[in-house]
Molecule: transfer RNA
Organism: Enterococcus sulfureus
RNA sequence: GCCCUUGUAGUUAAACGGAUAUAACAGACCCCUCCUAAGGGCCAAUUAUCAGUUCGAUUCUGGUCAAGGGCG
Numbered sequence: 001g002c003c004c005u006u007g008u009a010g011u012u013a014a015a016c017g018g019a020u021a022u023a024a025c026a027g028a029c030c031c032c033u034c035c036u037a038a039g040g041g042c043c044a045a046u047u048a049u050c051a052g053u054u055c056g057a058u059u060c061u062g063g064u065c066a067a068g069g070g071c072g
Stems, first nucleotide, its partner, number of pairs: 001071007010025004018055001027043001029041003048064005
């Protein structure tokens, strides 16, 4: 330098064109308990970024950024 894969909540993952993006663990609050742990309820939090296509994009296309891999 060229090519490929990946990027979603604090963490690990799902959703692969369609209704308010869904869980688990972690976190806040409440209940339970003499207290703690466990358990139950409830809440908050996420699509790397910029454009494009589309009635509609996490999903498709292009650029940039980051991580990993292959060739030279």